């Protein structure tokens, strides 16, 4: 410089183009002498920017991050 992958709560992982969703782990609470375990509620994300569409996490595109490989240079 050129190719391929990939990016979603704090972390892991879901989501035929149709309400982002579930797990751990944080919080609160219940249980318990007490605490683990258990149970019950809460919190919390689509990398940015445009385009497509009635409707994008999901399709195009250009960037940005990371990784891999390839190609120059020495």
């Nucleotide at each position: 410089u050129c190719c391929c992958c990939g990016g979603u709560c704090g972390u892991c992982u879901a989501a035929c183009g149709g309400c982002a969703g579930g797990a751990c782990a944080g919080c609160a609470g219940g249980c318990u002498c007490u605490g683990a375990a258990c149970c019950u509620g809460u919190c919390a994300a689509u990398g940015g920017a445009g385009g497509u569409u009635c409707g994008a996490a999901u399709c195009c595109u250009c960037c940005c991050c990371g990784g891999g490989g390839a190609u120059c240079c020495a």
Description:
The RNA shown here (transfer RNA) has 74 nucleotides and comes from a Myxococcales bacterium. Its mean pLDDT, the model's own confidence on a scale to 100, is 80. Lineage of the source: Bacteria > Pseudomonadati > Myxococcota > Myxococcia > Myxococcales. The sequence was found in a public genome assembly. It matches the Rfam family "tRNA". It is annotated as a transfer RNA. Rfam's curators write: Transfer RNA (tRNA) molecules are approximately 80 nucleotides in length.